[in-house]
Record summary:
The part of an RNA shown here (small-subunit ribosomal RNA, central domain) has 351 nucleotides and comes from a metagenome. Its mean pLDDT, the model's own confidence on a scale to 100, is 90. It matches the Rfam family "Bacterial small subunit ribosomal RNA".
Context: one part of a larger RNA
RNA sequence: CUGGGCGUAAAGCGGGUGUAGGCGGCCAUGCAAGUCGGUGGUGAAAGCCCCGGGUUUAACUCGGGAAGUGCCUCCGAAACUGCAUGGCUUGAGUCCGGGAGAGGUGGGUGGAAUUCCCGGUGGAGCGGUGAAAUGCGCAGAUAUCGGGAGGAACACCGGUGGCGAAGGCGGCCCACUGGAACGGUACUGACGCUGAGACCCGAAAGCGUGGGGAGCAAACAGGAUUAGAUACCCUGGUAGUCCACGCCGUAAACGAUGGACACUAAGUGUUGUGGGGAGGUUGUCCCUGCAGUGCUGAAGGUAACCCAUUAAGUGUCCCGCCUGGGGAGUACGGCCGCAAGGUUAAAACUC
Numbered sequence: 001c002u003g004g005g006c007g008u009a010a011a012g013c014g015g016g017u018g019u020a021g022g023c024g025g026c027c028a029u030g031c032a033a034g035u036c037g038g039u040g041g042u043g044a045a046a047g048c049c050c051c052g053g054g055u056u057u058a059a060c061u062c063g064g065g066a067a068g069u070g071c072c073u074c075c076g077a078a079a080c081u082g083c084a085u086g087g088c089u090u091g092a093g094u095c096c097g098g099g100a101g102a103g104g105u106g107g108g109u110g111g112a113a114u115u116c117c118c119g120g121u122g123g124a125g126c127g128g129u130g131a132a133a134u135g136c137g138c139a140g141a142u143a144u145c146g147g148g149a150g151g152a153a154c155a156c157c158g159g160u161g162g163c164g165a166a167g168g169c170g171g172c173c174c175a176c177u178g179g180a181a182c183g184g185u186a187c188u189g190a191c192g193c194u195g196a197g198a199c200c201c202g203a204a205a206g207c208g209u210g211g212g213g214a215g216c217a218a219a220c221a222g223g224a225u226u227a228g229a230u231a232c233c234c235u236g237g238u239a240g241u242c243c244a245c246g247c248c249g250u251a252a253a254c255g256a257u258g259g260a261c262a263c264u265a266a267g268u269g270u271u272g273u274g275g276g277g278a279g280g281u282u283g284u285c286c287c288u289g290c291a292g293u294g295c296u297g298a299a300g301g302u303a304a305c306c307c308a309u310u311a312a313g314u315g316u317c318c319c320g321c322c323u324g325g326g327g328a329g330u331a332c333g334g335c336c337g338c339a340a341g342g343u344u345a346a347a348a349c350u351c
Base pairs, nucleotide, nucleotide: 003323004322005321006320007305008304012319014201015200016199017198021194022193023192025088026087027086028085029084030083031082033081034080035077036076037075038074040072041071042070049065050064051063052062053061054060091191092188093187094186095184096183097182103177104176105175106174107173108172109171110154115149116148117147118146119145120144121143125136126135162169163168206247207246208245209244210243211242215241216240220236221235222234223233258318259317260316261315262314263313266296267295268294269293270292271291272290273289274288275287276286277285278284300307301306324351325350326349333344334343335342336341
């Protein structure tokens, strides 16, 4: 490269916005670049293939013919692609309506609990474990009552519930703000899909500067355990965990499953929002639509497990990635970073 693949065997970029590029709905007319048919030219010789000749045969060689993807020219066709013009509304978007939501940012605020401080009661233990000890306590601890300080997290509700592109988001209130679903069908008229680069977001840990520090807790110290115990258990405990600003850019960043569109049995739960009906109304219940989220399963798929209208089924378009194990996600170089390191990414050698 041609292929074959990517849930678990190697393989989906952690996620988004979007540039170039690739791909692209319905109708009509025109052009004829792609496409298709034909004409003429070219496509050296040798070689390959066919016919015939020479050497006793053959290899070899000589003559003739055929073939030659392709390229150019002119004539023609107009279904498809393309280009141009005009039109359409189903794709996409706008508008209007009432709703749902831990979506984001900032500010404020509440109660429970832990710890610490002050005071009261009280008087010998508390704590901890498999058992203990270190530790705390007559300078009054633990327990209990009242008061105060401070930080962090929000029990119940809470739910294969909701929201978000992913990371992720959970007390309550206010302000600002993003997106999605449903309903109406007024408007634009293909404005679309994907997306190499690029840019932005990105848990935890870690880093820089300044704050904060209740609880927890790497490191560290002590007590145990043990043959030892640089551990598991216990008592302490510093970074850190929290806030602001700036870095880092990784992960089992997972559904280990890229995005978009179309098509392909059913059954059942649940969330949001419509339509219709029973019930006088409410509660409640029945039928039905759209969007989401689960379970069970037909066809089909799969090496199997399993997937199965939320596909791993059937197709189209675009991107990313894989190509035996180790060496190695390493070395070197480049780029990025304050550093830690990240990213891109080999080879020798070896099985």